Context: one part of a larger RNA
RNA sequence: ACCGAUGAGUUACCGUUUGUUGCUUUUGUCUAAGCCAUUUAAGUGGCGGAGGCGUAGUGAAAGCGAUCCCGAAUAGGGAUAUUUUGCAGCAGAUGGUAGACCCGAAACCGGUGUGAGCUAAUUGUGAGCAGGAUGAACCCUGACGAAAGUCGGGGGGAGGUCCGAACCCGUCGUUGUUACAAAAACGUGGGAUGACUUACGAUUAGAGGUAAUAUGCCAAACGAACCCGGAGAUAGCUGGUUCUCCCCGAAAUAUAUAUAGGUAUAGCGUUCCGAUGAUCUCUGGAGGUAGAGCACUCAAUGGGAUAUCAAGCGUAAGCGAGAUAUCUCAAUGAAACUCCGAAUGCCAGUAAGAUCGUAAUUGGAAUAGUCAGUCCGGCUCGGCUAAGCGAGUCUGGUCAAGUGGGGAAACAACCCAAACUCUCAAUUAAGGCCCCUAAAUUUUGACUAAGUUGUUAAGGAUGUCAAAUCGCUUAAACACCCAGGAGGUUGGCUCAGAAGCAGCCACCCUUUAAAGAGUGCGUAACAGCUCACUGGACGAGUGGUUUGGCGCCUAAAAUGAACGGGGAUAAGUCAAAUGCCGAAAUUAGAGAUGCGUUCGGAAUUUAUUCCGAUCGCGUGGUAGGGGAGCGUUCCUGUUGCAGUGAAGGUUUGCUGUAAGGCAAACUGGAGCGGCAGGAAGUGCGAAUGUCGGU
Numbered sequence: 001a002c003c004g005a006u007g008a009g010u011u012a013c014c015g016u017u018u019g020u021u022g023c024u025u026u027u028g029u030c031u032a033a034g035c036c037a038u039u040u041a042a043g044u045g046g047c048g049g050a051g052g053c054g055u056a057g058u059g060a061a062a063g064c065g066a067u068c069c070c071g072a073a074u075a076g077g078g079a080u081a082u083u084u085u086g087c088a089g090c091a092g093a094u095g096g097u098a099g100a101c102c103c104g105a106a107a108c109c110g111g112u113g114u115g116a117g118c119u120a121a122u123u124g125u126g127a128g129c130a131g132g133a134u135g136a137a138c139c140c141u142g143a144c145g146a147a148a149g150u151c152g153g154g155g156g157g158a159g160g161u162c163c164g165a166a167c168c169c170g171u172c173g174u175u176g177u178u179a180c181a182a183a184a185a186c187g188u189g190g191g192a193u194g195a196c197u198u199a200c201g202a203u204u205a206g207a208g209g210u211a212a213u214a215u216g217c218c219a220a221a222c223g224a225a226c227c228c229g230g231a232g233a234u235a236g237c238u239g240g241u242u243c244u245c246c247c248c249g250a251a252a253u254a255u256a257u258a259u260a261g262g263u264a265u266a267g268c269g270u271u272c273c274g275a276u277g278a279u280c281u282c283u284g285g286a287g288g289u290a291g292a293g294c295a296c297u298c299a300a301u302g303g304g305a306u307a308u309c310a311a312g313c314g315u316a317a318g319c320g321a322g323a324u325a326u327c328u329c330a331a332u333g334a335a336a337c338u339c340c341g342a343a344u345g346c347c348a349g350u351a352a353g354a355u356c357g358u359a360a361u362u363g364g365a366a367u368a369g370u371c372a373g374u375c376c377g378g379c380u381c382g383g384c385u386a387a388g389c390g391a392g393u394c395u396g397g398u399c400a401a402g403u404g405g406g407g408a409a410a411c412a413a414c415c416c417a418a419a420c421u422c423u424c425a426a427u428u429a430a431g432g433c434c435c436c437u438a439a440a441u442u443u444u445g446a447c448u449a450a451g452u453u454g455u456u457a458a459g460g461a462u463g464u465c466a467a468a469u470c471g472c473u474u475a476a477a478c479a480c481c482c483a484g485g486a487g488g489u490u491g492g493c494u495c496a497g498a499a500g501c502a503g504c505c506a507c508c509c510u511u512u513a514a515a516g517a518g519u520g521c522g523u524a525a526c527a528g529c530u531c532a533c534u535g536g537a538c539g540a541g542u543g544g545u546u547u548g549g550c551g552c553c554u555a556a557a558a559u560g561a562a563c564g565g566g567g568a569u570a571a572g573u574c575a576a577a578u579g580c581c582g583a584a585a586u587u588a589g590a591g592a593u594g595c596g597u598u599c600g601g602a603a604u605u606u607a608u609u610c611c612g613a614u615c616g617c618g619u620g621g622u623a624g625g626g627g628a629g630c631g632u633u634c635c636u637g638u639u640g641c642a643g644u645g646a647a648g649g650u651u652u653g654c655u656g657u658a659a660g661g662c663a664a665a666c667u668g669g670a671g672c673g674g675c676a677g678g679a680a681g682u683g684c685g686a687a688u689g690u691c692g693g694u
Stems, first nucleotide, its partner, number of pairs: 001694006011098013028053003034047005057064002067079004101240002104237001108230004113226002120204009129194001131163003134159001138155007167191003172187004206222001208218003215224001243629006253266005267370002269367008277356005282349004291340001292338002297334003301330009312319002373399001375397002377394006405416003420591004425587003431581003434566003440578001442577006453568001459553002463550010481536004486510003491505003516531001520529002592619005598613007630683001632680010648667008
């Protein structure tokens, strides 16, 4: 890992409720313990009315009573009655108490419970420590010295001394890491006469011991050992929870919570029993948003007037930058401003009209799940008018639960569209129609040349198309070519110089067809070149501004990767036209099923059920609610099969909407079914499930 087996809402009691049966049909109904009888039995029959529920309510209660309570009330309000079943048995659902659907803690507590053969400390009796080095005390002794003493020699053999085996330890590194080993091997290293090491015997026990304290050790896991018990501890947590079909179908919100991943009530679902309304038109209301405004409040701009203060100046008179306040003119901003003020929406209403009609709204009973939401659109807030970001809001949409269908290459949430089943039928939606790939190489008119299409901005540009407008122009424009472009004058100042052209000031006059006290280059300064301006030559358009369309640059990242691909100059873009394709949508045909209408038939408890037909509306679905069934084991009754081959197994066929059922062949070798009921240890793929096998 697979296969097989096994594996989870049960049982008892007490409530609530629904169905059904019995009794009661208008007041009852049921017995409990116990007793008696009995053909012995978890049985049956009888007695037993104690008691429960019901027959009257209401009030906190005393109480009163078809009424009661609050109240001063005869007002008003609340509950009830004015006439209906009630009780018991059984079954279903659900709540409570119990282990209460199953598995799962870490823990807590108990015991004359077991442990010191590991390890910690202590204790008794023993044992062990090659060799080498150093050379304490002390003893003997020499020399010198007056002495104190100094310097020597020999002996001696101290030490938690030194080096280093055994022995003990475990520093660093490598190997090992399903190991040789649940802590080792190799190399290297520390101690090695000591607070040393060690054998055997013994002592200390878990609310404890021991500890040169590390929360260490106490038998390979010790912040409190192990074993058994309380015990199925508890688990608002995780995981798992087994056959089928049919009908309906949510929520991720509010309030509260030692509450925030839990729960309660409400909201939203389901089932049953009732009631009738809902929406729009219309009428009447409440309101302070959008917008707008400056009348209040706050903020804020410019000018004027007045008042007060005031730096500074002045001998003084006085002048006075500037500041504040008030008034005034003009022009402003505001979620926590408003003199104003919508559209929608909201509330209420009855008459009429319209629409809906198994729908919808609403009351009651039973019974859930939901309380982590998601993205998209609108409006707000936080953030960077960032986030596939966070918070809110909308009777918004979708997903969740529609990860089913078509489109967006692929793609829960975008666009189209709500899948009962079948059909080799049709029409469409979104989106498409050159090929991949179903359908136009369709039609008309423009634009684009960038592969723009098939990423982005500010900004930039004689790209190109269209439009508008303003100039010049056969009295010759624009561009090119030829010629002129002068004089006062080198203007004045400045300056070494300043002559059109470093800089400052001024910028006149003359001759002219025209020519600036000079547009640029240039010189040390001049010179020189050139422009403005003018003439000639040429001979038809030329220049500026603005707007719009489509393009260009701006444009750098890691596989090629910015059309899905091929490829395309349309098969790109804009405007228009006609066709076609295209889904589980719609239509057509057949069938199944739920609910409702109508009709027919049957049954009976006589107002219900079943069967058939007709018409209509439905049949996506998670949590979840409801309904109907299939199958397994056993029991009761009844009826059958089986050695002429039961159950089980393998394979095949037939059949039912499904769970399933039936048959045949082979295998197997002794039991097993149908029908009507009953009772459950009643259905497995998952639980790091359990046991076994391979």
Predicted 3D model of a 694-nucleotide part of an RNA (large-subunit ribosomal RNA, domain II) from Candidatus Gottesmanbacteria bacterium GW2011_GWC2_39_8.
The source organism's lineage runs through Bacteria, Bacteria candidate phyla and Candidatus Gottesmaniibacteriota.
It matches the Rfam family "Bacterial large subunit ribosomal RNA". Gene Ontology terms of the family: structural constituent of ribosome and ribosome.
The RNAcentral record of the full RNA draws on ENA and SILVA.
The coordinates come from a structure-prediction model, not an experiment, and the mean pLDDT is 82.